[in-house]
RNA sequence: CAGGCCGGGUGACCGCGAGCCGUUCGCGGCUCGAGGAAAGUCCGGACACCGAAGGGCAGGACGCUGGGGAAAUCCCAGGCGGCGAAAGCCGACGGAAAGUGGCACAGAAAGGAGACCGCCGGCAGCGAAAAGCUCUCGCGAGACGCUGACGGUAAGGGUGAAAAGGUGGGGUAAGAGCCCACCAGCGUCGUGGCGACACGACGGCUUCCAAACCCCGUCCGGUGCAAGGUGAAGCAGGCUCCGUCGACGCGGCCCGCCGAGGAGCCGGGUACACCGCUCGAGCCACCGGGAGACCGAGGGCCUAGAGAGAUGGUCACCCUCGACAGAAUCCGGCUUACAGGCCUGCU
Numbered sequence: 001c002a003g004g005c006c007g008g009g010u011g012a013c014c015g016c017g018a019g020c021c022g023u024u025c026g027c028g029g030c031u032c033g034a035g036g037a038a039a040g041u042c043c044g045g046a047c048a049c050c051g052a053a054g055g056g057c058a059g060g061a062c063g064c065u066g067g068g069g070a071a072a073u074c075c076c077a078g079g080c081g082g083c084g085a086a087a088g089c090c091g092a093c094g095g096a097a098a099g100u101g102g103c104a105c106a107g108a109a110a111g112g113a114g115a116c117c118g119c120c121g122g123c124a125g126c127g128a129a130a131a132g133c134u135c136u137c138g139c140g141a142g143a144c145g146c147u148g149a150c151g152g153u154a155a156g157g158g159u160g161a162a163a164a165g166g167u168g169g170g171g172u173a174a175g176a177g178c179c180c181a182c183c184a185g186c187g188u189c190g191u192g193g194c195g196a197c198a199c200g201a202c203g204g205c206u207u208c209c210a211a212a213c214c215c216c217g218u219c220c221g222g223u224g225c226a227a228g229g230u231g232a233a234g235c236a237g238g239c240u241c242c243g244u245c246g247a248c249g250c251g252g253c254c255c256g257c258c259g260a261g262g263a264g265c266c267g268g269g270u271a272c273a274c275c276g277c278u279c280g281a282g283c284c285a286c287c288g289g290g291a292g293a294c295c296g297a298g299g300g301c302c303u304a305g306a307g308a309g310a311u312g313g314u315c316a317c318c319c320u321c322g323a324c325a326g327a328a329u330c331c332g333g334c335u336u337a338c339a340g341g342c343c344u345g346c347u
Base pairs, nucleotide, nucleotide: 001345002344003343004342005341006340008318009317010316011315012314013313014312016033017032018031019030020029021028022027035324039335040334042333043332044331045330046329047224048223049222050221059220060219061218062217063216064078065077066076067075068074079093080091081090082089083088094215095214099213100212101209102208116157117156118153119152120151121150123148124147125146126145127144132139133138165183166182167181168180169179170178184206186203187202188201189200190199191198192197228275229274230273231272235268237266238265239264240263241262242261244260245259246258248256249255282301283300284299287296288295289294319322
């Protein structure tokens, strides 16, 4: 550094939840009873209900290559880049010769850019000298300096995250891929590789940003077990019936109609009860295949399932003195937290 594992132990007593058995219905007995993360709820599914001809737009997620996997912002192996002395670790790692756009501050200038200082050139103006030569005129010499506008220059200074390939040489008025060598990058070809890519030769001479819009490719309906289903007291409502009561049809009977009461049936759904609920892309060791993730065959195992929600407490002994934390439909991942300890391999 990488990978894997453990997460106080033993005993007694008391208590809690579930299942099974027994029961004199009071209870008793037996068995089982949190995690590596049960966590965050960040991805992907199973399952359930709702929606949905098909296609498109919009929106979103992802993005090197090959493989694995039900799928994934997952895993394995490899490539490339970065870090490290190394083992090893990390990477939103498609496209900037399709288009649009951006580069804060600083700086003269931020993409086919840019002249602030500096360097160079001729021009204009101003100033202007010595040794020496010479009989004298004069030569030296209008050399040179300063200033100005113009032009050239990207080597140097300075600013910046970044200054337009790097280093060295040639070249030039000064410079510059202007030319050359090497190196980096790009393109074409060849070789190797399934591929990402690597190596070699040749060529011209060469910005960055897509966690900016965008382009290309792949994918995406919504809500989550408080999903959803079954039974259903009370209660609203509907229908049928009645040796019952009342009102109306002038009175009475029959009859009709309305209301009340009773009985029966139907019925939506609440409380409540039950299901969903835990056997599943399951776990264990072994064998075979594979570099690995993983796959396959046979064998063995059953390992919480509540619904106000159980898994706790006391005592004794021992030790290295015990961390982070606790299920709530289930599964695969990722991420985060974690006292201390053990094993294997490597530097």